Bacterial small signal recognition particle RNA from Patulibacter sp., 94 nucleotides, folded computationally.
RNA sequence: GCCCCACUCCCGAGACGACGGCCUGCCAACCAGGUCAGGUCCGAGAGGAAGCAGCCUCCCGCAUCAGCCGUCGGGCUCGGAUCGGUGGGUCCGG
Numbered sequence: 001g002c003c004c005c006a007c008u009c010c011c012g013a014g015a016c017g018a019c020g021g022c023c024u025g026c027c028a029a030c031c032a033g034g035u036c037a038g039g040u041c042c043g044a045g046a047g048g049a050a051g052c053a054g055c056c057u058c059c060c061g062c063a064u065c066a067g068c069c070g071u072c073g074g075g076c077u078c079g080g081a082u083c084g085g086u087g088g089g090u091c092c093g094g
Stems, first nucleotide, its partner, number of pairs: 001091001003089006010080005016074001017072006024063003032057004040049003
């Protein structure tokens, strides 16, 4: 140095992992909303007003089996290409 093999860089596919989001559940004495028993206030009265507890909704937040979506210079498997790089082998030359 030629050739061969393997690895790496590059491309594609597959399943997995991590993180995040959605879905789901929980979630407010008062400082969210709705409905507001009782009681309170205004009114001569008819009525009206504010509004605690309770109930419902759900913000922040918390949790999360499975599922869906996204990201990853996270590796794994398979395949492709052979421009470059690394290692090894036969042979040849110095």
Annotation: Of the family's consensus pairs, 96% are formed in the model. Its Rfam family is "Bacterial small signal recognition particle RNA". The family's RNA type in Rfam is non-coding RNA gene. For this family Rfam cites "SRPDB: Signal Recognition Particle Database" (Rosenblad et al., Nucleic Acids Res, 2003).